[in-house]
RNA sequence: UCGUACUAGCCGGGGCGGUAGCGGUGCCCUGUACUUGCAAUCCGCUAUAGCAAGGGCAAAUUCCUCUGCUGAGGGGCAGUUUUGUGUGGCAGGCUUUUGUUUAAGGCAAUGAGGUUUUGGUCCUGUGCGACCGCAGAGCGCAAACCUUGUCAGGCGGGGAACCGAGCAGCAAUAAGCGCAUCGCGCGGUGUGUUGCGGGGUUGCCAGAACUGAGCCGGCGGCAGAAUUACCGCAUGGAAAACCUGCUUCGAGGCAGAGGUGUACGG
Numbered sequence: 001u002c003g004u005a006c007u008a009g010c011c012g013g014g015g016c017g018g019u020a021g022c023g024g025u026g027c028c029c030u031g032u033a034c035u036u037g038c039a040a041u042c043c044g045c046u047a048u049a050g051c052a053a054g055g056g057c058a059a060a061u062u063c064c065u066c067u068g069c070u071g072a073g074g075g076g077c078a079g080u081u082u083u084g085u086g087u088g089g090c091a092g093g094c095u096u097u098u099g100u101u102u103a104a105g106g107c108a109a110u111g112a113g114g115u116u117u118u119g120g121u122c123c124u125g126u127g128c129g130a131c132c133g134c135a136g137a138g139c140g141c142a143a144a145c146c147u148u149g150u151c152a153g154g155c156g157g158g159g160a161a162c163c164g165a166g167c168a169g170c171a172a173u174a175a176g177c178g179c180a181u182c183g184c185g186c187g188g189u190g191u192g193u194u195g196c197g198g199g200g201u202u203g204c205c206a207g208a209a210c211u212g213a214g215c216c217g218g219c220g221g222c223a224g225a226a227u228u229a230c231c232g233c234a235u236g237g238a239a240a241a242c243c244u245g246c247u248u249c250g251a252g253g254c255a256g257a258g259g260u261g262u263a264c265g266g
Stems, first nucleotide, its partner, number of pairs: 001266006009057003012030005020046005034054005063259008073249006079242005085236004092231002095226007105216003113211009122199006128192002130189005136182002138179004147172004155164003
């Protein structure tokens, strides 16, 4: 130095989570770097930190170590913004309302407003009327029989003349019913451009008298009161985002340096 066969070693790594700790299963990031079984109610180990079984590459630019540069991505703590949520009503706004001031506009010497008074409306008593009802009068209708008068026929009595009771019919009338009628009876009322009285709280309407200049209105301003979690504000906690800051872990890539077997044979 070459060949053959072995061995150390390698056949992914990292973050989160979990764990006394390590690794795995799980989620995520890189990236392509064997297979099977076990495993979140966990599985297996113990700082030399998966266990068990099988397979491949193999002393190299490929394995191991150190240094520098770069650096995906993740975690933690702050910050900013946004979203939604709990609480807060005498600091704000909105809503309602009181007072004060006041604009536009309106009314007013053809009298604002105020005062006094007389009436009405209101309540009540009573009268008259209307209406309603009851009763009465008048007229009409109206009784198989138990109303009346007259009583055909028929019936009864009588020798006869006549007499008797009496149905139907006719008429009248009772109870009852009806009437666009009458008025000197009685009663009633959410009746009346009604009459006469009494009352009358404080309103409205109308008239009269006195007085004599304001009255209504309240854009807006100011000062209060009340309510409200709708807006804003304050505050607590939650979620998300960020070419934000700090910190931490960190794959991969690039560059440099170093280290590292065994056996046999040529």

The RNA shown here (Bacterial large signal recognition particle RNA) has 266 nucleotides and comes from a Bacillota bacterium. Rfam family: Bacterial large signal recognition particle RNA. The family is grouped with related families in Rfam's "SRP clan". From the family's description: The signal recognition particle (SRP) is a universally conserved ribonucleoprotein involved in the co-translational targeting of proteins to membranes.